RNA sequence: ACAGGGAUGGCGAAACGGUAAACGCAACUGGUUUAGAACCAGUACACUGAGAGUUCGAAUCUCUCUCCCUGUAC
Repeated sequence: ACAGGGAUGGCGAAACGGUAAACGCAACUGGUUUAGAACCAGUACACUGAGAGUUCGAAUCUCUCUCCCUGUAC
């Protein structure tokens, strides 16, 4: 430099262009326990890497940029 893949809560990870962006772990509250772990019930947390465009409507499609991974070339 070129090609491909990726960026979504604290972490992991889903989401045919369309209700309120799931789910698991972690956190918090309560139950249970002598206490803790485990278990049970509940609560809160992401405007989706940044900017623009298309669309009635974008995490999703298009363009530009940033960062990470893999490969190829030098």